[in-house]
């Protein structure tokens, strides 16, 4: 100082060609049980890193910043 990835729920991670933001685990409640766990049903949880442009419409496309991993000089 370049270049490549990644950032989306508390944690993992998914979003197809720009067209209603999702899933497993967590937690919660209920049913199950003598009671626990399991299981099965519902619920909760998002300013999709900031910020800015495009467009009728952006997690998605461009710009620029911030973190993180990488590889190059």
């Nucleotide at each position: 100082g370049c270049c490549u990835g990644a950032g989306u729920a508390g944690c993992u991670c998914a979003g197809u060609u720009g067209g209603a933001a999702g899933a497993g685990c967590a937690g919660c409640g209920c049913a199950c049980u003598u009671g626990u766990a399991a299981u099965g049903c519902g619920c909760c949880g998002g300013u999709c890193g900031g910020g800015g442009g495009u467009c009728c419409g952006a997690g998605u496309c461009c710009c620029u910043c911030c973190u993180c991993a990488g590889g190059c000089u």
This is a predicted structure of a 73-nucleotide RNA (transfer RNA) from an Acidobacteriota bacterium. Rfam family: tRNA. Rfam classes the family as a transfer RNA. The prediction has a mean pLDDT of 81. RNAcentral holds the sequence, with entries from ENA and MGnify. Lineage of the source: Bacteria > Pseudomonadati > Acidobacteriota.